[in-house]
RNA sequence: AGCCUAAGACGUCGAAACGGCGUCGCGGGGGAACCAACGGCGCGAUACCCGCGCCACGGGGCGUAUCCGGAAUCUUCCGGUAGAGGAACUCCAACCUCGAGCCCGACAGCUAACCCCGCCGGCUUACUUG
Numbered sequence: 001a002g003c004c005u006a007a008g009a010c011g012u013c014g015a016a017a018c019g020g021c022g023u024c025g026c027g028g029g030g031g032a033a034c035c036a037a038c039g040g041c042g043c044g045a046u047a048c049c050c051g052c053g054c055c056a057c058g059g060g061g062c063g064u065a066u067c068c069g070g071a072a073u074c075u076u077c078c079g080g081u082a083g084a085g086g087a088a089c090u091c092c093a094a095c096c097u098c099g100a101g102c103c104c105g106a107c108a109g110c111u112a113a114c115c116c117c118g119c120c121g122g123c124u125u126a127c128u129u130g
Stems, first nucleotide, its partner, number of pairs: 001124004008024006025119006035109001039055006058107001059104004067080005083098004092130003
């Protein structure tokens, strides 16, 4: 000076701290009404969100990172794929790369008011091409 990412800017306190505090900016979660939803099969019931029996099974959040197949055999590897990124910006095409990881802890649909939280981390010196 740029890239991925919400993850930046300014001010102030402090000897300083990738420290504290404040403002703006960016981002995330919880949370009414209305609406939505209230597993599968069988039987009963006038239909239904009702009853009985059997079977199956936790659920949710951040993030592009979801799903499928194959081979190993004890949890690894291979190939694809929804989706995502590529250095001023937009569109098209090609090319290259990612397609992870973590968290909550029995609990959360949407959701106005309201409440709470984050601003980390990882890379590059080349500018992917038309």
Molecule: c-di-AMP riboswitch aptamer (ydaO/yuaA leader)
Organism: soil metagenome